Overview
A computed fold for a 72-nucleotide RNA from a Nanobdellota archaeon, annotated as transfer RNA. It matches the Rfam family "tRNA". The family's RNA type in Rfam is transfer RNA. The same sequence occurs in records of 2 taxa. The coordinates come from a structure-prediction model, not an experiment, and the mean pLDDT is 83. Taxonomically the source falls in Nanobdellota (Archaea, Nanobdellati). The sequence is in RNAcentral, with records from ENA and MGnify.
[in-house]
RNA sequence: GGGCCGGUAGUUCAGCGGUAGAAUGCUCCCCUGGCUAGGGAGAGGCCCCGGGUUCAAAUCCCGGCCGGUCCA
Numbered sequence: 001g002g003g004c005c006g007g008u009a010g011u012u013c014a015g016c017g018g019u020a021g022a023a024u025g026c027u028c029c030c031c032u033g034g035c036u037a038g039g040g041a042g043a044g045g046c047c048c049c050g051g052g053u054u055c056a057a058a059u060c061c062c063g064g065c066c067g068g069u070c071c072a
Base pairs, nucleotide, nucleotide: 001071002070003069004068005067006066007065010024011023012022013021018055026042027041028040029039030038048064049063050062051061052060
């Protein structure tokens, strides 16, 4: 330098055109003599950045940035 894969909640990942979800972590409540476990509720992400297409973009297209991998 080139090919491919990826970037979404604190973390690990789903979601592949129509108001963004799970697990875990966090906060509160219940349960217990107390802790753990268990049950319930809640907060938390304008989806890496900038453009384009579209009535509508995390999702499709273009250009960047960052990470992984392969080739040179």